[in-house]
Context: one part of a larger RNA
Molecule: small-subunit ribosomal RNA, central domain
Organism: metagenome
RNA sequence: CUGGGCGUAAAGGGCGCGUAGGCGGCCAUAUAAGUCAGGUGUGAAAGCCCUGGGCUCAACCCAGGAAUUGCAUUUGAUACUGUAUGGCUUGAGGCUAGGAGAGGACAGUGGAAUUCCGAGUGUAGAGGUGAAAUUCGUAGAUAUUCGGAGGAACAUCCGUGGCGAAGGCGGCUGUCUGGACUAGUACUGACGCUGAGGCGCGAAAGCGUGGGGAGCAAACAGGAUUAGAUACCCUGGUAGUCCACGCUGUAAACGAUGUACGUUUGUCGUCGGGGGGUUUAACCCUUCGGUGGCGGAGCUAACGCAUUAAACGUACCGCCUGGGGAGUACGGCCGCAAGGUUAAAACUC
Repeated sequence: CUGGGCGUAAAGGGCGCGUAGGCGGCCAUAUAAGUCAGGUGUGAAAGCCCUGGGCUCAACCCAGGAAUUGCAUUUGAUACUGUAUGGCUUGAGGCUAGGAGAGGACAGUGGAAUUCCGAGUGUAGAGGUGAAAUUCGUAGAUAUUCGGAGGAACAUCCGUGGCGAAGGCGGCUGUCUGGACUAGUACUGACGCUGAGGCGCGAAAGCGUGGGGAGCAAACAGGAUUAGAUACCCUGGUAGUCCACGCUGUAAACGAUGUACGUUUGUCGUCGGGGGGUUUAACCCUUCGGUGGCGGAGCUAACGCAUUAAACGUACCGCCUGGGGAGUACGGCCGCAAGGUUAAAACUC
């Protein structure tokens, strides 16, 4: 390279938007670039292959043929691809009307609880554990009542519930705002799919500047445990956790399953709409979209997946190629740093 693969064996990019590129619905006409057919020229000779012949055979040699799958040119064909023109509506989009939702940003606001402070009642313990001790408390703790301060998180509702591309999102109210879904449609008319680079988003931890700091808590200190105990348990406790702006760009960023479209038996739920039946409702039937359980064909090494496919197909991207060395070194790019990204080899089994 031809291949074969990527749920768990090596392998799906963390996620999106989108450039180039690749691919692209139905009908008609034209063209004839790709494509297909024929002719001509060329494709040196030798060699290879076939037939025949010559050295007694063979190697070898001689003659003829075939082949040289290519290129150029020319004459045609027009199904498919391309190109051009015209048309279409099913793909895509738009318009109108709706209901659902922890989707996002900002502002405001509420109650419970923890901690602290002030005051009252009250007295000797409290706390903690397997048991203890460190610790707090007669300078009045713990408990309890009232008042106040401050920060963070939002119990119940809460649900194999919902929303979001992913990360993720949960008190309440308001403002601004994204997307999906359903029903209708007399609009546009292929405007589409994918997407190397690129751009943006991206948990936690971490970094910079400035705030904030109740609880929790790396580091650290002490008490225990233990042979030891740089741990597990306990008492404390600083970064951090919170906010604003900026950086970092990684995760078992997982469904370990790329995106889009089409096709293919069932059954039981659940969420959001629509239609119909029924007396409104409850309930029943049906349809579209989402989300689950179980299972059939098929697939799979098996496990299992199974209309939300890991089935059957198409288009495009990413990635893999024995283990270790190593996601390391060197170099490049990025970063304030931490480090990230791209990414080997020797050697070894």